[in-house]
C1' cells in the first nucleotide's frame, strides 16, 4: 500500500516522564482534562484474532495385516467443541462517546382527493441495515 473475511453495547490501569489539548476524520451535541490532555517509558492487567494444544468427525496418503470389503497405526487437510495463557498482535472512559446514509415503523404537520388513504417534510432514549473508521489473519 489494494483487495477479502472476521469481530466491532463484555473485558482490563498504576506508576515515572510530559506540560495542553484529548475522545480518527468534517459539521453537530456531548464528555474527560492543571486533583495533569495527547506523546513516551516501565510495571500490571484484559482478550483470545494468529499461534499452541486436547477430543470428536470427514477427506487424501503412507506402512502392515486381510485382500470379495475392511482393520489399525502415521502424517497432512478441512470442520466443531474445549483448554491454557509460553510466543506474534492487539486492546485497557463513555457503544466504534453519540448523530450525520437508507428502509422499516410510530407520532405530528402539510397538500390532495376517493374521506381515510395517498404524497412530501419533521420528530423519535424506535428497530434493521450500510457507509467510514479501528483491530486481527490472509492476499496485491
Nucleotide at each position: 500500500u489494494u483487495c477479502u473475511c472476521a469481530u466491532u453495547a463484555c473485558g482490563a490501569a498504576a506508576g515515572g516522564u510530559g506540560g495542553a489539548g484529548g475522545g480518527a476524520u468534517c459539521a453537530g451535541g456531548u464528555c474527560c482534562u492543571g486533583u495533569g490532555a495527547a506523546g513516551c517509558c516501565u510495571u500490571g492487567g484484559c482478550a483470545a484474532c494468529c499461534g499452541u494444544u486436547u477430543c470428536c468427525c470427514g477427506c487424501a496418503c503412507a506402512u502392515a495385516a486381510a485382500u470379495a470389503c475392511u482393520u489399525a497405526u502415521g502424517u497432512g487437510c478441512a470442520g466443531g467443541a474445549g483448554a491454557a495463557a509460553a510466543g506474534g498482535u492487539g486492546c485497557c472512559a463513555c457503544a466504534u462517546c453519540c448523530u450525520g446514509u437508507u428502509c422499516c415503523g410510530c407520532a405530528c404537520a402539510u397538500a390532495a382527493c376517493u374521506u381515510g388513504u395517498u404524497a412530501u417534510g419533521u420528530g423519535c432514549c424506535g428497530g434493521a441495515a450500510a457507509a467510514a473508521g479501528a483491530u486481527g489473519a490472509g492476499u496485491u

Description
SAM riboswitch aptamer (S box leader) from Gracilimonas sp., 140 nucleotides, folded computationally. NCBI's taxonomy places the organism under Bacteria, Pseudomonadati, Balneolota, Balneolales, Gracilimonas. Its Rfam family is "SAM riboswitch aptamer (S box leader)". From the family's description: The SAM riboswitch is found upstream of a number of genes which code for proteins involved in methionine or cysteine biosynthesis in Gram-positive bacteria. The model forms 94% of the base pairs in the Rfam consensus.